[in-house]
């Protein structure tokens, strides 16, 4: 220098043909327990890496940028 993949909640990850974004764990509150842990329940938690474009509508399509991993030279 060229190429491929990844980037979504604090963490690990889903997200179907483009139609108002989910789970598990952690944390919070409650139940249970002499207490803790375990178990059960509930609510909370999001600028979908960033910028722009396409579209009535983008996590998803297109272009660029950034970070990380890998391959080629």
């Nucleotide at each position: 220098g060229g190429g491929u993949c990844a980037u979504u909640a604090g963490c690990u990850c889903a997200g179907u043909u483009g139609g108002u974004a989910g789970a598990g764990c952690a944390g919070u509150c409650g139940c249970c327990u002499c207490u803790u842990a375990a178990g059960c329940g509930a609510a909370c938690g999001g600028u979908c890496a960033c910028u722009g474009g396409u579209u009535c509508g983008a996590g998803c399509c297109c272009a660029g940028u950034a970070u990380g991993a890998c391959c080629c030279a």

Predicted 3D model of a 73-nucleotide RNA (transfer RNA) from a Candidatus Peregrinibacteria bacterium. NCBI's taxonomy places the organism under Bacteria, Bacteria candidate phyla, Candidatus Peregrinibacteriota. It matches the Rfam family "tRNA". Rfam links the family to the GO term triplet codon-amino acid adaptor activity. Rfam's curators write: Transfer RNA (tRNA) molecules are approximately 80 nucleotides in length. Rfam classes the family as a transfer RNA. The sequence was found in a public genome assembly.